[in-house]
RNA sequence: UGAGUAAGCCAGACAAUCGCGUGUUUCAGCCUUUGGAACUCCGGGCCGCAAGGUUCCGGCUGUGAAGAGGGCGCGAAUGGGACAUGAGGAAAGUCCGGGCUCCGCAGGGCAGGGCGCCGGGUAACUCCCGGUGAAGGCGACUUCAAGGAAAGUGCAACAGAGAUAUACCGCCUGAAAAACAGUAUACAGCAGUAUACCGGGAAACAGGCAAGGGUGGAAAGGUGGGGUAAGAGCCCACCAGCGGCAUGGCGACUUGCCGGUCUAUGUAAACCCCGUCCGGAGCAACACCUGAAUGGGACGAUGAAGCGGCCCGCCAGUUCCGAAAAGGUGGCAUGAACUUAUCAGAGAUGAUAUGUCCAGAUAGAUGGUUGUCUAAUACAGAACCCGGCUUACAGACUUGCUCAUGUG
RNA sequence: GCGUCUGUAGCUCAGCAGGAUAGAGCAACGGCCUUCUAAGCCGUGGGCCAGGGGUUCGAAUCCCUUCAGGCGCGCCA
Numbered sequence: 001u002g003a004g005u006a007a008g009c010c011a012g013a014c015a016a017u018c019g020c021g022u023g024u025u026u027c028a029g030c031c032u033u034u035g036g037a038a039c040u041c042c043g044g045g046c047c048g049c050a051a052g053g054u055u056c057c058g059g060c061u062g063u064g065a066a067g068a069g070g071g072c073g074c075g076a077a078u079g080g081g082a083c084a085u086g087a088g089g090a091a092a093g094u095c096c097g098g099g100c101u102c103c104g105c106a107g108g109g110c111a112g113g114g115c116g117c118c119g120g121g122u123a124a125c126u127c128c129c130g131g132u133g134a135a136g137g138c139g140a141c142u143u144c145a146a147g148g149a150a151a152g153u154g155c156a157a158c159a160g161a162g163a164u165a166u167a168c169c170g171c172c173u174g175a176a177a178a179a180c181a182g183u184a185u186a187c188a189g190c191a192g193u194a195u196a197c198c199g200g201g202a203a204a205c206a207g208g209c210a211a212g213g214g215u216g217g218a219a220a221g222g223u224g225g226g227g228u229a230a231g232a233g234c235c236c237a238c239c240a241g242c243g244g245c246a247u248g249g250c251g252a253c254u255u256g257c258c259g260g261u262c263u264a265u266g267u268a269a270a271c272c273c274c275g276u277c278c279g280g281a282g283c284a285a286c287a288c289c290u291g292a293a294u295g296g297g298a299c300g301a302u303g304a305a306g307c308g309g310c311c312c313g314c315c316a317g318u319u320c321c322g323a324a325a326a327g328g329u330g331g332c333a334u335g336a337a338c339u340u341a342u343c344a345g346a347g348a349u350g351a352u353a354u355g356u357c358c359a360g361a362u363a364g365a366u367g368g369u370u371g372u373c374u375a376a377u378a379c380a381g382a383a384c385c386c387g388g389c390u391u392a393c394a395g396a397c398u399u400g401c402u403c404a405u406g407u408g
Numbered sequence: 409g410c411g412u413c414u415g416u417a418g419c420u421c422a423g424c425a426g427g428a429u430a431g432a433g434c435a436a437c438g439g440c441c442u443u444c445u446a447a448g449c450c451g452u453g454g455g456c457c458a459g460g461g462g463u464u465c466g467a468a469u470c471c472c473u474u475c476a477g478g479c480g481c482g483c484c485a
Stems, first nucleotide, its partner, number of pairs: 001404008010395001012373007020086009029072006038063002041059004045054003088379001092390002095388005100282004107312004112278005117131005132146001133144004147273002152271002154267003168213002170209005180199001182197006221239006240263001242259005248253001286330004295321005306314001337356002340353005409481007418434004427465001436452005458474005
């Protein structure tokens, strides 16, 4: 310098201006409770001959000021100003796990479902960390649903002789006809013919073999040697596999030694077996407020509803109408939270100390414009809350490591 | 929020307890028939089975993940 690999971090900044949600505060307005000045009404007293008057008394008459408290989304009752603050690394998919709430308890069994090397972490997990084994890569490193196929069942198309078992070609052995070679005898002078004996042996037949050929993803361990009629774990050596013992390790496993009636196809993301975990529902959970009514019906100890697929067990009230609305408040933002530091650990993570409070809507707020920064551009918008996984993603930055080449 | 189903040719659907060339109807295109058209008859093409990955000898089919779409259920005295 190039190529690669692993991990981390950011997710526009600043200023001006217009606008939105939430909170606090302030000004004005309004509501309500309390309060009771003052006025009014009624009765009485007092003054006056009377009309009438009254700084008097009493009253469950009415209007009701000031002041005080609480409030004004819904509503009995609202507008303005100031200040503070306001989406994410995935807020997403809803794929796992948990908190929380209710189902009286969260109970037992069957069924069903998830998971599946080992150890650790965690509230928990199918997540994470560290290791083991296997596969890939020169390497850094990456990937793995990685229990059981000698418990049983199923499936293995086509091709091929044969698919869990075999014998098509092939190799070998046996008895054996003919051709043919030899020997003997007979007919014979030769040629030759016949018979007998000994050989020779194709196809077919009877048997042996599984080495080789070919088919296939897979053909019953592999390589080499011995052995054999030909062959074969038939025998032997090594390798792989299996079993046993020992070594190291918490363990998965590793390493070594010994052994054999020398070997057992694949598939469990097919059924299944083994081990292990799982009660159900979900914030539209759930609790409360405001109104009318105080009623009518149905079911239920022969077990309703709760309770979900089923059974058992527990248990005494349950449910519909009246009943209007998709109403309001809480749940709902202090949390397995975050910052910094120290310690423990190989790491995931944990402990301690310190500091911080950081959206909370309910038609749903976080946006627009302008300027400067080279460029301002991606995926994408909280809805009860957390931990993970998966997926989407412009651009920029940082660090470790590997390989190649060059230079010193 | 929870549950469940679907995606195969231009359209509507089969095929899905794995087996190899993925079919049917309509549509499209070409030919025959007709004076021409329709109907009818004969023939032809068209699919990477929604995308990606895995298991397997082999995947439309089984598993995981993503995308798109449909349906159902549930609120208060």